[in-house]
RNA sequence: GGGCACGAUCCGCUCGGGCAGGAGCGGGGGACCCACUUCCGGACGGGACGACAGUCACGUCCUCGGGGUGAAGCCGGUCAGCUGGGCGCGACGCCGCGGGCGACGCGCGAGGUGACACCGGCCGGGCAUUCCCAGCCCGAACCCGACAGCUCACCCCGCAGGCGCAGGGAAGGGAUCG
Numbered sequence: 001g002g003g004c005a006c007g008a009u010c011c012g013c014u015c016g017g018g019c020a021g022g023a024g025c026g027g028g029g030g031a032c033c034c035a036c037u038u039c040c041g042g043a044c045g046g047g048a049c050g051a052c053a054g055u056c057a058c059g060u061c062c063u064c065g066g067g068g069u070g071a072a073g074c075c076g077g078u079c080a081g082c083u084g085g086g087c088g089c090g091a092c093g094c095c096g097c098g099g100g101c102g103a104c105g106c107g108c109g110a111g112g113u114g115a116c117a118c119c120g121g122c123c124g125g126g127c128a129u130u131c132c133c134a135g136c137c138c139g140a141a142c143c144c145g146a147c148a149g150c151u152c153a154c155c156c157c158g159c160a161g162g163c164g165c166a167g168g169g170a171a172g173g174g175a176u177c178g
């Protein structure tokens, strides 16, 4: 200098930093209608109510619930952990005591849930204008903080960071030269 994926570019003012800057692209919140009826989680702080236990609202922090950006997901199986109707044993209490009921301890345990990982299936994204074929990669990360469906008006936010030589066929487009 010219390109790639991505919303992530361009312009104005300023010496620069920067500007409740502008345009453009993109994201979130937010009615009626419609849809959905939900595991109202944990810790701390002072306050209110209360005899206590505790309850209520507010504030701060957290992340297992839930949600968001993103292609970065869905289903099935296996598994730690958690839960667990019942069953067995022990010994205790009560009774209308061949037995029955109740709570406790230990053991077994169908079923439920199930992180990470692994296996299998489906699906999604990139490979340089597009499509097809072939081949090769990716399916991360971050954010919100108990909370948000859609959503007119309205409100808020981002414009970062990261890459590199791109096979064949077809169509199309651009530039240069004649």
Stems, first nucleotide, its partner, number of pairs: 003163002009023003012019002024159006034149001041062005047056003065147001066144004073122006081113003086108005092102004123139005129171005